[in-house]
Molecule: transfer RNA
Organism: Candidatus Taylorbacteria bacterium RIFCSPLOWO2_01_FULL_45_34b
RNA sequence: GUCGAGGUAGCUCAAUUGGUGAGAGCGGGCGUUUCAUAAGCGCCAGGUUGUGAGUUCGAUUCUCACCCUCGACA
Numbered sequence: 001g002u003c004g005a006g007g008u009a010g011c012u013c014a015a016u017u018g019g020u021g022a023g024a025g026c027g028g029g030c031g032u033u034u035c036a037u038a039a040g041c042g043c044c045a046g047g048u049u050g051u052g053a054g055u056u057c058g059a060u061u062c063u064c065a066c067c068c069u070c071g072a073c074a
Base pairs, nucleotide, nucleotide: 001073002072003071004070005069006068007067010026011025012024013023019057028044029043030042031041032040050066051065052064053063054062
């Protein structure tokens, strides 16, 4: 340099052939339980979906450019 895969919560990952409040597990906080801790159970908080633009009534999803990570080739 060319090609491919990926970037979503603190971490690991879902989501939909574009559709109407973006979720799960772990982690965090509170409550319950216990003599106490852990485990269990319940509740709560936490997201500019990498950045910018475009298409559209509507974009995490489609298109383009850029940034970053990984892999293959040269």